[in-house]
RNA sequence: UCCGACAAUUGGCAAACCCGGAGAGAUCCGGGGACGCAAAACCACGGGUCCUCAGUCAUCCAUUUGAAGGAUGACACGGACAGCCGGGUUGCCGAA
Numbered sequence: 001u002c003c004g005a006c007a008a009u010u011g012g013c014a015a016a017c018c019c020g021g022a023g024a025g026a027u028c029c030g031g032g033g034a035c036g037c038a039a040a041a042c043c044a045c046g047g048g049u050c051c052u053c054a055g056u057c058a059u060c061c062a063u064u065u066g067a068a069g070g071a072u073g074a075c076a077c078g079g080a081c082a083g084c085c086g087g088g089u090u091g092c093c094g095a096a
Stems, first nucleotide, its partner, number of pairs: 012037002017032006035083001041089003045086003048081004055075007
């Protein structure tokens, strides 16, 4: 220096749930709380899941000279999740 534990130590993070806040929503932020986590640190790059205010498309309704309107459904070129999996970046201890 490399590999490296069912070890020890110092610390770290924080699921569900509750309270407050943001958002159309998925979800996020703060406080409490701990199911768990050696990357449960960071990055939406690939897959996946979730959301649907606005957008696009389809159908229907209503109306009109025309445009504008309403309802339902679908979609990703729009979002969310890194504590779903893979990948990338960084990183504590260090027995035999």

c-di-GMP-I riboswitch aptamer from a Desulfuromonadales bacterium, 96 nucleotides, folded computationally.
NCBI's taxonomy places the organism under Bacteria, Pseudomonadati, Thermodesulfobacteriota, Desulfuromonadia, Desulfuromonadales.
The coordinates come from a structure-prediction model, not an experiment, and the mean pLDDT is 78.
It was read from a public genome assembly, where an Rfam model found it.
Its Rfam family is "c-di-GMP-I riboswitch aptamer". About the family: GEMM was predicted in a large-scale screen for bacterial structured RNA regulatory elements.